[in-house]
This is a predicted structure of an 87-nucleotide RNA (SAM riboswitch aptamer (S box leader)) from a sheep gut metagenome. Its Rfam family is "SAM riboswitch aptamer (S box leader)". Rfam's curators write: The SAM riboswitch is found upstream of a number of genes which code for proteins involved in methionine or cysteine biosynthesis in Gram-positive bacteria. The RNAcentral record of the sequence draws on MGnify. The coordinates come from a structure-prediction model, not an experiment, and the mean pLDDT is 78.
RNA sequence: UAUCAAGAGACAGGGAGGGACCGGCCCUAUGAUCUGUCAGCAACCUACAUUAUGCAAGGUGCUAAUUCCGUCCAGAAAGGGAAGAUA
Numbered sequence: 001u002a003u004c005a006a007g008a009g010a011c012a013g014g015g016a017g018g019g020a021c022c023g024g025c026c027c028u029a030u031g032a033u034c035u036g037u038c039a040g041c042a043a044c045c046u047a048c049a050u051u052a053u054g055c056a057a058g059g060u061g062c063u064a065a066u067u068c069c070g071u072c073c074a075g076a077a078a079g080g081g082a083a084g085a086u087a
Base pairs, nucleotide, nucleotide: 001087002086003085004084009038010037011036012035013034017027018026019025022070023069024068039063040062041061043060044059045058046056048054049053067083072080073079
């Protein structure tokens, strides 16, 4: 600086919390978060092309819920910020 309403799971390990903080609300012993392997998705870079777009899947990334919702301004809502994540 740009994007963040879509998309995408199995096995093995392991054993208690986790979803960034806080408050909610959810996920989780019918085994979560996390780690590894394979697979998949396609945000950014890269490659190709008809180059605001399409396409591929090489590098990072990602694979519960709109960044799960809210925090601040305004407010019925929408919206705009802050913070966070990825490049």